[in-house]
RNA sequence: GGGAAGGUAUCUCAACGGUAGAGAUAGAGACCUCAAAGGCCCUGGGUUGCGGGUUCAAGUCCCGCCCUUUCCU
Numbered sequence: 001g002g003g004a005a006g007g008u009a010u011c012u013c014a015a016c017g018g019u020a021g022a023g024a025u026a027g028a029g030a031c032c033u034c035a036a037a038g039g040c041c042c043u044g045g046g047u048u049g050c051g052g053g054u055u056c057a058a059g060u061c062c063c064g065c066c067c068u069u070u071c072c073u
Stems, first nucleotide, its partner, number of pairs: 001072007010024004018056001026043002029040001031039002049065005
């Protein structure tokens, strides 16, 4: 220098172009337990890497850039 895959919550990852979610973690509870642990239930948490474009509508499609992994040279 060129190719491929990827970037979404603190972490691991989902999400036909149509309200951004799950699990773990964190917090809370008058429920289960003698109590604890654990369970159950509830809650909080997001400029979807950055900037543009298309569209009534973009995490998703298109363009450029940045970063990570990997292959080739």

Background
Predicted 3D model of a 73-nucleotide RNA (transfer RNA) from an uncultured Spirochaetaceae bacterium. It matches the Rfam family "tRNA". Rfam classes the family as a transfer RNA. Rfam describes the family as follows. Transfer RNA (tRNA) molecules are approximately 80 nucleotides in length.